[in-house]
Overview
This is a predicted structure of a 398-nucleotide RNA (Bacterial RNase P class A) from a Pseudonocardiaceae bacterium. The prediction has a mean pLDDT of 77. The RNAcentral record of the sequence draws on ENA. Rfam family: Bacterial RNase P class A. By type it is a ribozyme.
RNA sequence: CGAGUCGGUCGGGCGGCCGCGUCGGCGGGCACCACCCGUCGCCGAGGAAAGUCCGGACUCCGCAGGGCAGGGUGGUUGUUAACGGCAACCCGGGGCGACCCGCGGGACAGUGCCACAGAGAACAGACCGCCAUCGGGUCCGCCCGGUGGCAAGGGUGAAACGGUGGUGUAAGAGACCACCAGCACCCCGGGUGACCGGGGUGGCUCGGUAAACCCCACCCGGAGCAAGGUCAAGAGGUCGCUCCCCAGGGAGCGACUGUGCGAGCGUUCGAGGGCGGCCCGCCCGAGCUCGCAGGUGGACCGCUAGAGCCUGGCAGCGAUGCCCGGCCGAGAGGGAUGGCCGCCACCGCCCGCUCAACCCGGGCGGCACAGAAUCCGGCUUACAGACCGACUCGUCCG
Numbered sequence: 001c002g003a004g005u006c007g008g009u010c011g012g013g014c015g016g017c018c019g020c021g022u023c024g025g026c027g028g029g030c031a032c033c034a035c036c037c038g039u040c041g042c043c044g045a046g047g048a049a050a051g052u053c054c055g056g057a058c059u060c061c062g063c064a065g066g067g068c069a070g071g072g073u074g075g076u077u078g079u080u081a082a083c084g085g086c087a088a089c090c091c092g093g094g095g096c097g098a099c100c101c102g103c104g105g106g107a108c109a110g111u112g113c114c115a116c117a118g119a120g121a122a123c124a125g126a127c128c129g130c131c132a133u134c135g136g137g138u139c140c141g142c143c144c145g146g147u148g149g150c151a152a153g154g155g156u157g158a159a160a161c162g163g164u165g166g167u168g169u170a171a172g173a174g175a176c177c178a179c180c181a182g183c184a185c186c187c188c189g190g191g192u193g194a195c196c197g198g199g200g201u202g203g204c205u206c207g208g209u210a211a212a213c214c215c216c217a218c219c220c221g222g223a224g225c226a227a228g229g230u231c232a233a234g235a236g237g238u239c240g241c242u243c244c245c246c247a248g249g250g251a252g253c254g255a256c257u258g259u260g261c262g263a264g265c266g267u268u269c270g271a272g273g274g275c276g277g278c279c280c281g282c283c284c285g286a287g288c289u290c291g292c293a294g295g296u297g298g299a300c301c302g303c304u305a306g307a308g309c310c311u312g313g314c315a316g317c318g319a320u321g322c323c324c325g326g327c328c329g330a331g332a333g334g335g336a337u338g339g340c341c342g343c344c345a346c347c348g349c350c351c352g353c354u355c356a357a358c359c360c361g362g363g364c365g366g367c368a369c370a371g372a373a374u375c376c377g378g379c380u381u382a383c384a385g386a387c388c389g390a391c392u393c394g395u396c397c398g
Base pairs, nucleotide, nucleotide: 001394002393003392004391005390006389007388008387009386010385012344013343014342015341016340017339018338020044021043023041024040025039026038027037028036029035046369050380051379053378054377055376056375057374058224059223060222061221065280066279067278068277070220071219072218073217074216075089076088077087078086079085090104091102092101093100094099105215106214110213111212112209113208114207127154128153129150130149131148132147133146134145135144136143137142162180163179164178165177166176167175181205183202184201185200186199187198188197189196190195228301229300230299231298236257237256238255239254240253241252242251243250244249245248259293260292261291262290263289264288265287272284273283274282275281308327309326310325312323313322314321315320346366347365348364349363350362351361352360
């Protein structure tokens, strides 16, 4: 210099004018609070706030028991509040390499499936072929047919029931032998472990598929901030007191409750509910369902100080953990976080300068993906552009 691999950071800046939200101060509307108006001050979206895929915190309900179903995860060790995340390592595959990819338990527990092609797709298979024998033909090369043997060769396929060489045979075949590959079992050594290295024995080989059922191991209560809680209000109802009049109603006030009417099913012959689903069983138990008419549809808490952020140190290969110091950075609810202008930075185009290009000057255009709503940890997806670090390969020079 060229070609790559991996990881990380940022994701516009400055100024002016106008505007919005929470909180706080001051002044006014009022005598205080609340509320409203004005003014000043602090703060005011993201690396993904997104998809809502996984895991937790938090809240409410439940927490006699038994059985059967159901869901999730899947190499090992670690990490964490937890995880299907992350780190390191193992095994398999790819790359010269840095490095990348793997939905990576079990197919001698059982069942199912294996498209197309092919004769045959699982304890297989004679299509071509090889061999023996019989019969026939012959141009003596051989050909045709019958019966039988053969998995060596060809061909099909993703896959055809170990590979190479030899013995053997009519031709062949793990039928037998040697070596190799693979499987099962045993022993030795290393490693926490997945696993790795070495040795021995055995029968000669037992296909694939579990993101098919299934088996094994481990894990798993339900619902979700519209969780949940407090206050207020109302449609009305009941009771008490006072008043009015045509003696049965009406009006006002106070207390308690939280609507009224109708229909159906129920009240120990049990509705309905709870124990995540179903069955059994257990517990609570007087209401439940539907229709019609009406009322409210407000405020506050939860709510943002947290597995928090930043600098540094220590332990660890790392994920991560521990410690010192510093910081407070949105909290809406008809839902704020915006708009306009100027300059600069970046990118592209055009013009001028120039022989040409760079530089320089001028003009125009562009500047992403996207936006909190209880909060965190991840994963996945989207993204104009800018920057940094580590490493590999090739060529040349020292």